This is a predicted complex of two RNAs, RNase P RNA and transfer RNA, with 509 nucleotides together. Rfam match: Bacterial RNase P class A. From the family's description: Ribonuclease P (RNase P) is a ubiquitous endoribonuclease, found in archaea, bacteria and eukarya as well as chloroplasts and mitochondria.
[in-house]
RNA sequence: CUGGCCGACCGGGCAGCCGCCUCACGAUCGCCCUUCGGGGUUCUCGUGCAGGAGGAAAGUCCGGACUCCGCAGGGCAGGGUGGUGGCUAACGGCCACCGGGGGCAACCCCAGGGAAAGUGCAACAGAGAAUAGACCGCCUCCCGCGGGCGAAAGCUCGCGGGCGGUAAGGGUGAAACGGUGCGGUAAGAGCGCACCGCGGGUACGGUGACGUGCCUGGCAUGGCAAACCCCACCCGGAGCAAGGUCGAAUAGGACGGGAACCUUCCCCGGCGGCGCAAGCCGUCGUGGGAGGGGUGAAGCGGCUCGCUUCGCUGGCACCGUCGGGUAGAUCGCUCGAGGACGUCCGCGAGGACGCUCCCAGACAGAUGGCUGCCCCUCGCGCCCGGGUGACUGGACGCGAGGACAGGAUCCGGCUUACACGUCGACCAGCCCA
RNA sequence: GGGGAUAUAGCUCAGUUGGGAGAGCGCGUGGAUCGCACCCACGAGGUCGGGGGUUCGAGUCCCCCUAUCUCCACCA
Repeated sequence: CUGGCCGACCGGGCAGCCGCCUCACGAUCGCCCUUCGGGGUUCUCGUGCAGGAGGAAAGUCCGGACUCCGCAGGGCAGGGUGGUGGCUAACGGCCACCGGGGGCAACCCCAGGGAAAGUGCAACAGAGAAUAGACCGCCUCCCGCGGGCGAAAGCUCGCGGGCGGUAAGGGUGAAACGGUGCGGUAAGAGCGCACCGCGGGUACGGUGACGUGCCUGGCAUGGCAAACCCCACCCGGAGCAAGGUCGAAUAGGACGGGAACCUUCCCCGGCGGCGCAAGCCGUCGUGGGAGGGGUGAAGCGGCUCGCUUCGCUGGCACCGUCGGGUAGAUCGCUCGAGGACGUCCGCGAGGACGCUCCCAGACAGAUGGCUGCCCCUCGCGCCCGGGUGACUGGACGCGAGGACAGGAUCCGGCUUACACGUCGACCAGCCCA
Repeated sequence: GGGGAUAUAGCUCAGUUGGGAGAGCGCGUGGAUCGCACCCACGAGGUCGGGGGUUCGAGUCCCCCUAUCUCCACCA
């Protein structure tokens, strides 16, 4: 210098103008209380050295706090986690270590219990896919044909067929029932031996996962459990739109108060009478409607009068009180497993102590907009330097860019998104001296 | 704020002990017809929403994203 790897950090700054939320203080009108001195308070306005989003506020994937409901205890079902030891309020998170895998290395990755409890799966290819298998090949023996040798019996070579043996070699496959080598054999084979792997036992080290050594077994049952399942451990349900308090209008609910009716007409229905019939007359009705007088309540109105509406025997209207409760208001709400700094303990995650700080709380949801200057990065141009060298530092001008994204009960994690970057370790290769 | 479901060809949808990517409609070519439609035959067309993991092997099992649809508030 190039490439890589790990950790930590940053997430534009300043000023001016306008605007928003919270808080504090003040003021006018109004309202409430008052011992008449005063006090409290909504909206609005004004003032302020006051405060005002994040590393992920996101996804809602885990875990807790908190709230309400449920709950004697145990079990089943269901869900989750899965090497060991720690940290923690808890966790599927984090730290350290163990084992396995990847990388030359720094370092990274692993849902990393059980396949000898049982059930199940393995397409295609292949002879055979799980207490397997003979397609080619290799080998003994038998039969047939042919050649050679021989006097013959027979021996030997080749080809074809058959009964068998064989898992060394070829071939199939993701995977073929330990691997390599030597011996052995008709050919072969853990058949025997050595080493490696594996199983069992044992000694030592370690809290443990596990490691190392020795003895032993000829290999003794491969893979998949993010297939069912088995084992161990954990989990009650809902979620701040949880939940509590106050509580308008309207309509329901409970209780109480509450006056007085009289009369005319029309319609409808029943009964009776008259009439051939249409109909007429009489009478009755918890029947319907209109009007007059009286009376009650509410409204208008300073009061009376008056006007309007509604009601008058129904417990109706109306009036009063009470209760639940909607809109709404308010609490929950932000002081917390909190932040900064220091000391000590621990390899570390973390813990203990001391000191100090107060840092958003909206409720359709506040952080924004404009302007100017600066900052950072990249590209191009140009200029000045440093070093023996590989190489490298800086100034100026122009242009472009400055992300992902915004609280909503709070907290610990994980995951995902993210422009330009900064700092500190480490590894490999190359170059220079 | 808190839950649930879906995504496969241009459209509508199947796809189970994990092993062939399919159906109907549509599209193209040919046939049949005087010609068109119906009909017959053949064919093209797929990052299975995206990425990663488990496995010999993933549309299917697990994890993380994306998009769409949908439900839930208090009282009686």